[in-house]
RNA sequence: UGCGGGAUGGUGUAGUGGUAGCACGUAUGACUCUGGAUCAUAAGACCCAGGUUCGAAUCCUGGUCCCGCAG
Numbered sequence: 001u002g003c004g005g006g007a008u009g010g011u012g013u014a015g016u017g018g019u020a021g022c023a024c025g026u027a028u029g030a031c032u033c034u035g036g037a038u039c040a041u042a043a044g045a046c047c048c049a050g051g052u053u054c055g056a057a058u059c060c061u062g063g064u065c066c067c068g069c070a071g
Base pairs, nucleotide, nucleotide: 001070002069003068004067005066006065007064010024011023012022013021018054026042027041028040029039030038047063048062049061050060051059
């Protein structure tokens, strides 16, 4: 430098244009002599900037960062 893949709560990971989900974790409550375990509830996220569209995590363009391949 070229090509390919990736970026989603604190962590990991889904989501084929129509309510952003799951697990762990966190907080609160219940249970318990206390803790753990268990149960209930809650908070918390689409890398950035544009474009297309009635509607974008998803499609298009550019950028940033990470991984791989080639030279």
Transfer RNA from Clostridia bacterium DTU022, 71 nucleotides, folded computationally. It was read from a public genome assembly. Rfam family: tRNA. From the family's description: Transfer RNA (tRNA) molecules are approximately 80 nucleotides in length. The prediction has a mean pLDDT of 83.